The RNA shown here (c-di-GMP-I-GGC riboswitch aptamer) has 87 nucleotides and comes from Thermoclostridium caenicola. It was read from a public genome assembly, where an Rfam model found it. The organism belongs to Thermoclostridium, within Bacteria.
Formats: sequence, C1' cells, structure tokens
RNA sequence: CAUGUACAAGGGCAAACCUGCCGAAAGGCAGGGACGCAAAGCUACGAGUCUAAAGCCGUUUUGGCCAUGACAGUCGGGCUGCCAUAG
Repeated sequence: CAUGUACAAGGGCAAACCUGCCGAAAGGCAGGGACGCAAAGCUACGAGUCUAAAGCCGUUUUGGCCAUGACAGUCGGGCUGCCAUAG
C1' cells in the first nucleotide's frame, strides 16, 4: 500500500422504539435498547434529502416560495485512526 465474506484477540459505535430535556420544526442531547456498522471516527466541500421560525407572495383560510436551520447511519470528496496478514 492492499485486503478483512482469510483467520484471531481485545474491544468500539448504536437504527427502530421508549422515557426525560432542548428546539417553531426538521432534528439534537442524556438514559434504556440493538437493526446494523471495519471508519456507523471527524468534516456540510459537491450532489441529495428533510424542515420553514423569520422574510417574501397570495388569501375567506390552516396556502405557496425561501436556509440563514438540520441530516456524516443517502452517495461522493477531504482529514485522522485500532487489530490482523490469507497478500
């Protein structure tokens, strides 16, 4: 460097769901819980998705638009890293 569906050891993280708190919401944090994960560690850089408080438009109306909000467990990129060696 590559591979880890070749093997092994010590481990790590934690979806849905439940409870509490925060938030306008999406969602986040903590505890419980495990569907999964070899980067499910970090990063909103590209694409994408979600929300729509404020703002704008419209209106009889509970409508429409919009990220400055969010998702890293959607895909790609960047940074970092444990163990093993069938290579």